Small-subunit ribosomal RNA, 5' domain from an uncultured prokaryote, 528 nucleotides, folded computationally.

[in-house]
Context: one part of a larger RNA
């Protein structure tokens, strides 16, 4: 001199744009952070609407019916593996670069061949128990897109092969429209299901050198290093076991100790270098602490699951519940870091055909001068150089065109009004084009109508009134811009160095005056 996730003092008008637990990966009240589908089903706990009975106050009331909206609980499926969070651990293929081969792959793109039969169950609900509760027992009974090892059918470009040949699936739901046996059958549209291959983007493995500091750490390893052969893996491989060999790795730093995510960047430097890794992207590791697996395409899974631990809760003492390093929030810890806001309107995520739900992701608002930017706090004139302060050689000089008067202006803040933009969408209606017998239906694409904003008292603009309502902070021996008067007497005090102060202190205090930066402004920490 630049620079901060700063903090302390003293101040403090506005606005934009960012960032705000660096410490205890210390415990955590309470609210919400993952739910979604009746177009997968059997239904009908709870509201609406409809019809029926039945009463009567003639519009209500009680009862019925799943008949239509819908929709608790339960059964399926699909997402809880992403999105948020934190850096405890990890000096490692962890991360960056750079190659590579023995693999998987839900949704999603294009495509192939199909979607035909058959079964026996089980939640729910209904009885009847147990238990303070969490739960939880047993008996009937029923359904699917739930299951089937059903030695049913069908089978190739898949699978296994001794190239003869064998084996291997599936589920149906909606809409409309025609038949009749009023719950099936045909026929079309959708929207799933199944095979078998391809692609896309994911993740998952493996080489290579690189990425701390310590020799006051010199030797380490036995599944250790190498083969055979079997296991297991979605897959290469001591990954695992059995056998054989006895290697492997080390001063170019093994092994041990410390330390500590990496990294795109940041940051300061003319650059080389240095120093860092908040925000925001990208990989990794973790979710009370330690292990384990289940399910699934994907976890060994933060708001699943089991067992052990240590800690808080509840008990009727038998016996159970819990995991904020998600969003607010509370105690703690400290120099120190915000609201238990609003809303899904936007743009992304999950489900669902859609409507549409859900989303503390996210947009937004809130407090904070924590940082950059911006802008104001007045502009012009004013000499009797007013008073008043300070100095003074007592003449005067400074404070000074400052103020006062006069003469304009009114950003910004104040009220009072108009007011975009962020809106795409989705519904209606009509046309038209594909599909189809069809003028149904679906579905594209005009056209119109209609309609959706948390922020929001919105940006912005208008009009009103008035200088109105808005400056301070450190310095002034030298370095280093900036001097005098008093008080004080090696006392009180000052100081980044040098050094000030012991009776004429530009070095302490204090007044005046002055420099410099300015909504700041000094200090203190920290890197270059």
């Nucleotide at each position: 001199g630049a620079u901060u996730g700063a903090a302390c003092g003293c101040u403090g008008g506005c606005g934009g744009c960012a960032g705000g637990c660096u410490u205890a990966a210390c415990a955590c009240a309470u609210g919400c952070a993952a739910g979604u589908c009746g177009a997968g089903c059997g239904g009908u706990a709870a509201c609406a609407g409809a019809g029926a009975u039945a009463g009567c106050u003639u519009g209500c009331u009680a009862u019925c019916u799943g008949c239509u909206g819908a929709c608790g609980a339960g059964c399926g499926g699909c997402g809880g593996a992403c999105g948020g969070g934190u850096g405890a651990g990890u000096a490692a293929c962890g991360c960056g670069u750079a190659g590579g081969a023995a693999a998987c792959u839900g949704c999603c793109u294009g495509g192939u061949a199909g979607u035909g039969g058959g079964g026996g169950a089980u939640a729910g609900c209904c009885c009847a128990g147990a238990g303070a509760a969490a739960u939880u027992u047993g008996g009937a009974u029923u359904a699917a897109u739930a299951c089937c090892g059903c030695g049913c059918a069908u089978a190739a470009c898949g699978u296994c092969u001794a190239c003869a040949g064998a084996c291997c699936a599936a589920a149906g739901g909606g809409g409309g429209g025609a038949g009749c046996u009023u719950g099936c059958u045909c026929c079309u549209c959708u929207c799933g299901c199944c095979c078998a291959g391809a692609g896309a983007g994911u993740g998952g493995c493996c080489u290579a050198a690189g990425c701390g500091a310590g020799a006051u750490u010199a030797g380490c390893u036995u599944g250790u290093u190498g083969g055979u052969g079997a296991g297991g893996u979605a897959a290469a491989g001591g990954c695992u076991c059995a056998c054989c060999a006895a290697g492997g790795c080390g001063a170019c730093g093994a092994u041990c100790u410390c330390u500590a995510g990496c990294u795109g960047g940041u940051u300061u430097g003319a650059g080389a270098g240095g120093a860092u890794g908040a925000u925001c992207a990208g990989c990794c590791a973790c979710a009370c602490u330690g292990g384990g697996a289940c399910u699934g395409a994907g976890a060994c899974a933060c708001g699943g699951c089991c067992c052990a631990g240590a800690c808080u809760c509840c008990u009727a003492c038998g016996g159970g519940a819990g995991g904020c390093a998600g969003c607010a929030g509370u105690g703690g810890g400290g120099a120190a870091u915000a609201u238990u806001g609003c809303a899904c309107a936007a743009u992304g995520g999950g489900g669902g055909a859609a409507a549409c739900c859900c989303u503390g992701a996210u947009g937004c608002a809130g407090c904070c001068a924590u940082g950059c930017c911006g802008c104001g706090u007045g502009u012009g004139u004013g000499a009797a150089g007013a008073a008043g302060g300070c100095c003074u050689u007592c003449g005067g000089g400074u404070u000074g065109u400052a103020a006062a008067g006069c003469a304009c202006u009114u950003u910004c803040a104040g009220u009072u009004g108009u007011g975009a933009g962020g809106a795409a969408a989705g519904g209606g209606a009509u046309g038209u084009a594909g599909u189809u017998a069809a003028u149904a239906g679906c579905u594209g694409c005009a056209u119109u109508c209609u309609g959706u904003g948390a922020c929001g008292u919105u940006a912005a603009c208008a009009a009103c009134a008035g200088a109105a309502g808005a400056a301070g902070c450190a310095c002034c021996g030298g370095c280093u811009a900036a001097c005098u008067u008093c008080g004080u007497g090696c006392c009180a005090g000052c100081a980044g160095c040098c050094g000030c102060g012991g009776u004429a202190a530009u070095a302490c205090g204090a007044g005046g005056g002055g420099u410099g930066c300015a909504a700041g402004c000094g200090u203190u920490a920290a890197u270059c």